[in-house]
This is a predicted structure of a 77-nucleotide RNA (Fluoride riboswitch aptamer (crcB RNA motif)) from Sulfobacillus acidophilus. The model forms 100% of the base pairs in the Rfam consensus.

RNA sequence: UAGCCCAUCGGCGAUGGAAUCCGCCGCGGACCAUGAUCCGAAACCACCCGCACCGGGUUGAUGACUCCUGACACAAU
Repeated sequence: UAGCCCAUCGGCGAUGGAAUCCGCCGCGGACCAUGAUCCGAAACCACCCGCACCGGGUUGAUGACUCCUGACACAAU
């Protein structure tokens, strides 16, 4: 100096919140300030058909599981 792994921490996993678990990305810049700061990057932004720079259709509040909240439908009181 480069790569890999582990731990801690941050961010993300097609519509809200939380616990637990799983996966992915964690690089750079700014400052009279060094921070639980600001800015950018990365991860991330569903599926199907078609004439595929565009048009049409479909599923789901989960990455998984459980619960809560919101919406819709049915049944009971």
Background
The source organism's lineage runs through Bacteria, Bacillati, Bacillota, Eubacteriales and Sulfobacillus. Its mean pLDDT, the model's own confidence on a scale to 100, is 76.